[in-house]
Molecule: Glycine riboswitch aptamer
Organism: uncultured Clostridia bacterium
């Protein structure tokens, strides 16, 4: 020097869901009903372990397994969070600073 990944930062866009009743001049409380895109949880295939059958000297293969572990999401859950506006918001875009996979 190149600059993947990953993490922060600053900016720019960024979606979804309601009523009712009460009081109040503030967005509150109760009831039922709804939304996934903060966070949180799950685990398909599959791969490894372990059992069992089976070829086999051996090694190893090949199947089955109600066994354990790993195993993603913007899927599902609806716990939190959210449904006026604003604020957040996963993610996209730029920029900037660290990390340093490659070369």
């Nucleotide at each position: 020097a190149u600059g993947a990944u990953g993490a922060c930062a600053a900016u720019g866009g960024g979606a979804g869901a309601c009523a009712u009743c009460a009081a109040u001049u503030u967005a509150u409380g109760a009831u039922g009903g709804c939304c996934g895109a903060a966070g949180a949880a799950g685990a398909a295939a599959u791969g490894u372990a372990g059992c069992g059958u089976u070829u086999g000297c051996c090694a190893a293969g090949a199947c089955g397994u109600u066994u354990a572990c790993a195993g993603a999401a913007a899927c599902u859950u609806u716990c939190a969070g959210g449904c006026a506006a604003a604020a957040g918001u996963a993610u996209c875009g730029u920029u900037g600073u660290c990390u340093g996979a490659u070369g």